[in-house]
RNA sequence: CUCGCGAAAGGGCAAACCCAGGGCGACCUGGGGGCGCAAAGCUUCGGAGCCAUCCGAUCUGGAGGGCUGGCCGGGCUGCCGAA
Numbered sequence: 001c002u003c004g005c006g007a008a009a010g011g012g013c014a015a016a017c018c019c020a021g022g023g024c025g026a027c028c029u030g031g032g033g034g035c036g037c038a039a040a041g042c043u044u045c046g047g048a049g050c051c052a053u054c055c056g057a058u059c060u061g062g063a064g065g066g067c068u069g070g071c072c073g074g075g076c077u078g079c080c081g082a083a
Stems, first nucleotide, its partner, number of pairs: 005081002012037002017032006035070001041076003045073003048068004053063003056059001
């Protein structure tokens, strides 16, 4: 130094819930809050879940669109350094 790994220290992020705002909705943004997180940083490429719309017409089928990156995999980037 690299890979694996995750002790310490410093710092980082922020689930549920509450308040305000936005959206038909999934959900998002800000404030409070702190369950957790070493990629809980970024990315819808694949899968999964969810939402509304349309088509067919009862099968829960098809189509395109949207939401979730704190559901999983992949890709890109990245702090510290004990055993």
c-di-GMP-I riboswitch aptamer from Armatimonadetes bacterium RBG_19FT_COMBO_69_19, 83 nucleotides, folded computationally.
NCBI's taxonomy places the organism under Bacteria, Bacillati, Armatimonadota.
The sequence was found by an Rfam model in a public genome assembly.
Its Rfam family is "c-di-GMP-I riboswitch aptamer". Rfam links the family to the GO term cyclic-di-GMP binding.